Transfer RNA from a bacterium, 74 nucleotides, folded computationally. It was read from a public genome assembly. The coordinates come from a structure-prediction model, not an experiment, and the mean pLDDT is 80. Rfam family: tRNA. Rfam describes the family as follows. Transfer RNA (tRNA) molecules are approximately 80 nucleotides in length.
[in-house]
Order: sequence, then structure tokens, then C1' cells
RNA sequence: GCCGCUUUAGCUCAGCUGGUUAGAGCACCACUUUUGUAAAGUGGGGGUCCUCGGUUCGAAUCCGAGAAGCGGCU
Repeated sequence: GCCGCUUUAGCUCAGCUGGUUAGAGCACCACUUUUGUAAAGUGGGGGUCCUCGGUUCGAAUCCGAGAAGCGGCU
């Protein structure tokens, strides 16, 4: 230098054939239970979907540029 993959909640990830409110598990907070803790149960909070631009009535999803990480080739 070239090619491919990844980037979504604090963490690990799903969703990527454009459209119903952006979700799960763990973690966190509250409550129930317990003499107390843990475990268990119920509920709750938490998101600029890496950034910028474009296409579209509508973008996490499609297109372009960039950034970061991983891998390969020379």
C1' cells in the first nucleotide's frame, strides 16, 4: 500500500430482505422473602445504534468518506 471482518445499554451480544415502541442475558437500583447476607421472585432506570454526509415518505439496516480494532496479502 491492497483486501476482508467488526463497531448497537456498564459488559457479552441479537436485530442488518428499510416501516409496529430498538431488544435479550449478565450487571445496577427498588421491593418481596430472610434475624441478617446470599440465592430466588417481581418491578424499574440506563441508547446521538463509532463519526460525518447522501438516497428515501421513512435508515441501526442501503450508498460514500473517515475513525478505531482484528485478520490476511505484498